This is a predicted structure of a 346-nucleotide part of an RNA (small-subunit ribosomal RNA, central domain) from an uncultured bacterium. It matches the Rfam family "Bacterial small subunit ribosomal RNA". Its mean pLDDT, the model's own confidence on a scale to 100, is 86.
Context: one part of a larger RNA
RNA sequence: UUGGGUUUAAAGGGUGCGUAGGCGGUAUUACAAGUCAGAGGUGAAAUCUUGAUGCUUAACAUUAAAAUUGCCUUUGAAACUGUAGUACUUGAGUGUAAAUAAAGUAGGCGGAAUGUGUUGUGUAGCGGUGAAAUGCUUAGAUAUAACACAGAACACCAAUUGCGAAGGCAGCUUACUGGGAUACAACUGACGCUGAGGCACGAAAGCGUGGGGAUCAAACAGGAUUAGAUACCCUGGUAGUCCACGCAGUAAACGAUGAUUACUAGCUGUUAGCGAUAUACUGUUAGUGGCUAAGGGAAACCGAUAAGUAAUCCACCUGGGGAGUACGUUCGCAAGAAUGAAACUC
Numbered sequence: 001u002u003g004g005g006u007u008u009a010a011a012g013g014g015u016g017c018g019u020a021g022g023c024g025g026u027a028u029u030a031c032a033a034g035u036c037a038g039a040g041g042u043g044a045a046a047u048c049u050u051g052a053u054g055c056u057u058a059a060c061a062u063u064a065a066a067a068u069u070g071c072c073u074u075u076g077a078a079a080c081u082g083u084a085g086u087a088c089u090u091g092a093g094u095g096u097a098a099a100u101a102a103a104g105u106a107g108g109c110g111g112a113a114u115g116u117g118u119u120g121u122g123u124a125g126c127g128g129u130g131a132a133a134u135g136c137u138u139a140g141a142u143a144u145a146a147c148a149c150a151g152a153a154c155a156c157c158a159a160u161u162g163c164g165a166a167g168g169c170a171g172c173u174u175a176c177u178g179g180g181a182u183a184c185a186a187c188u189g190a191c192g193c194u195g196a197g198g199c200a201c202g203a204a205a206g207c208g209u210g211g212g213g214a215u216c217a218a219a220c221a222g223g224a225u226u227a228g229a230u231a232c233c234c235u236g237g238u239a240g241u242c243c244a245c246g247c248a249g250u251a252a253a254c255g256a257u258g259a260u261u262a263c264u265a266g267c268u269g270u271u272a273g274c275g276a277u278a279u280a281c282u283g284u285u286a287g288u289g290g291c292u293a294a295g296g297g298a299a300a301c302c303g304a305u306a307a308g309u310a311a312u313c314c315a316c317c318u319g320g321g322g323a324g325u326a327c328g329u330u331c332g333c334a335a336g337a338a339u340g341a342a343a344c345u346c
Stems, first nucleotide, its partner, number of pairs: 004317003007300002012314001014201004021194003025088007033081002035077008049065006091191001092188003095184003103177007110154001114150008125136002162169002206247006216240001220236004258313006266291010295302002319346003328339004
């Protein structure tokens, strides 16, 4: 390289948009670049293959043919690909209608809880644990009542529920923004799929500047436990947790399952629509769950939301360790990220 693979054995990029490229619906006309056929030229010789011949045979040699799968010229064919034109509607998009959702951004508002402060009542404990102690408390704590302030999160509803490309999104409400599904089939007429580079988004922790700081809580301090206890348990507690702007760019970023399209028995829930109705139910589209036929799979299992049957495009894998390390390069304020070996060893 051919081939084989990527849920769990090595292997799907964290996700989207999109450039180049690759691939691409139905009908028809033209051309003839690819394609196919005929003819001609060339494709040195040797070598290789086959036949014959010569050395006693063979190796070897001689001779003839074949081959040289290629390239060029020319004459044709027109199914397929391509190019150009025309037409189409089922792919794709637009429109109209009534719905729908924790989708996003910004503002406003709300109650419960927690903590703190002030005041009142009230008196000796509170708190915590396996048991304790550290801690708080007669300068009046804990408990309880009223008021005030602060920050953060939104119980119940709540659900294999819904939405989003993924990360993710949940009190109520207003404004703005985006998306998908359904029904109709009015409009455009292949406008499509994928996507190396590139660009954008991207949990938590972390970093920078400025705010904020209730709770919780790395580090840290103390008390226990223990042989020890740099832990698990307890009392405290700072970064952080929250906001704005900027950086970082990683996760078991998981369905450990790339995107798109077509096809292949059923049963049973559920969400959003639509149709018909006898208001029992039933059909259908898009999603989301469970169980299975065929089929697949090493098995577990998957099974119309495929890991089945096929097609297109991208990414990735090639024994374990060394190692996601070293070196170099790019990016970053740094932490570090990306790319990514070898010696050696089993």